[in-house]
Context: one part of a larger RNA
RNA sequence: GUCGCGGUUAAGGAACUCGGCAAAUUGACCCCGUAACUUCGGGAUAAGGGGUGCCUCAGAAAUGAGGUCGCAGAGAAAUGGCCCAGGCGACUGUUUAACAAAAACACAGCACAAUGCUAACUCGUAAAGAGGAUGUAUAUUGUGUGACACCUGCCCGGUGCCGGAAGGUUAAAAGGAGAGGUUAGCGUAAGCGAAGCUUUGAAUUGAAGCCCCGGUAAACGGCGGCCGUAACUAUAACGGUCCUAAGGUAGCGAAAUUCCUUGUCGGGUAAGUUCCGACCUGCACGAAUGGUGUAACGAUCUGGGCACUGUCUCGACCGCGAGCUCG
Numbered sequence: 001g002u003c004g005c006g007g008u009u010a011a012g013g014a015a016c017u018c019g020g021c022a023a024a025u026u027g028a029c030c031c032c033g034u035a036a037c038u039u040c041g042g043g044a045u046a047a048g049g050g051g052u053g054c055c056u057c058a059g060a061a062a063u064g065a066g067g068u069c070g071c072a073g074a075g076a077a078a079u080g081g082c083c084c085a086g087g088c089g090a091c092u093g094u095u096u097a098a099c100a101a102a103a104a105c106a107c108a109g110c111a112c113a114a115u116g117c118u119a120a121c122u123c124g125u126a127a128a129g130a131g132g133a134u135g136u137a138u139a140u141u142g143u144g145u146g147a148c149a150c151c152u153g154c155c156c157g158g159u160g161c162c163g164g165a166a167g168g169u170u171a172a173a174a175g176g177a178g179a180g181g182u183u184a185g186c187g188u189a190a191g192c193g194a195a196g197c198u199u200u201g202a203a204u205u206g207a208a209g210c211c212c213c214g215g216u217a218a219a220c221g222g223c224g225g226c227c228g229u230a231a232c233u234a235u236a237a238c239g240g241u242c243c244u245a246a247g248g249u250a251g252c253g254a255a256a257u258u259c260c261u262u263g264u265c266g267g268g269u270a271a272g273u274u275c276c277g278a279c280c281u282g283c284a285c286g287a288a289u290g291g292u293g294u295a296a297c298g299a300u301c302u303g304g305g306c307a308c309u310g311u312c313u314c315g316a317c318c319g320c321g322a323g324c325u326c327g
Base pairs, nucleotide, nucleotide: 002322003321004320005319006318007317008316009315011313012312015311020308028052029051030050031049032048037042039147053068054067055066056065057064058063069073081306082305083304084303085302086301087300088298089297093105094104109145110144111143112142113141114140115139121131122130123129148293149292150291151290153223154222155221158220159219160216161215162214163213164212167211168210169209173205174204178200179199180198181197182196185192186191224242225241226240227239228238251285252282263279264278265277266276267275
């Protein structure tokens, strides 16, 4: 000199970096004080300040008054850094045992559907039997959504499900017209041919299903195009036309969704592909595959700030260990 662990560091203080990762700051107790917002519970230890040793006196004590020492009085250890804004998910919880803890799962709540009891449903040998349940529709099962607030538009043409039964189609089965084989008999012969046995077999009857007729979207799903038009221009409340089952309503919108795109404008910075607020030209948002908000919550994700620092400018030094050399 190298690596690991621990510690100190002038001046600066995030210039480091994908990113303050890591480290530092903060920290206990007492007093003062505490915003937006809010579901009035919270937010909150918000934030931000001050105090803390020992001695004497008073006092039951809490505490108060006075004095006094140190650089430092929670004299060590242990012991929250804080704030602002936004996305997602309401929350506590659960998860890929050993690369993912999350925005994924669950959740209370909401909705739809099934089920009348030997219930539906599940396990089981097409079983007995068991669970459901020693329960009984305020119950149980299945599916979707996911607190709460405001809401949840249009389409039943397709697919599915539910209901309907007039007609069409249709299986086994029933049915037995007719046909073939065989041969008693008849016939000179060719041939005809009863009964029985046998091989077949038309009409006709014949359920569900399908066709058909309705219903149903918090069932699976779907929710247009072109052209013209206002006394500057631009735009189009308005009109025309084609197609459709119906043409996307409210709300939101360059978004966990925006290709063009670092869209444009505003904010923040000296400078901002990120971020926040707007606009709407939504390549390709949109209403329980939920839409839009939302206090609280989060080892969540994104942007900004204060404090703080060896992250850095840019290194240096100290301790311990490894390595190295020798044995």

The part of an RNA shown here (large-subunit ribosomal RNA, domain IV) has 327 nucleotides and comes from a bacterium. Its mean pLDDT, the model's own confidence on a scale to 100, is 87.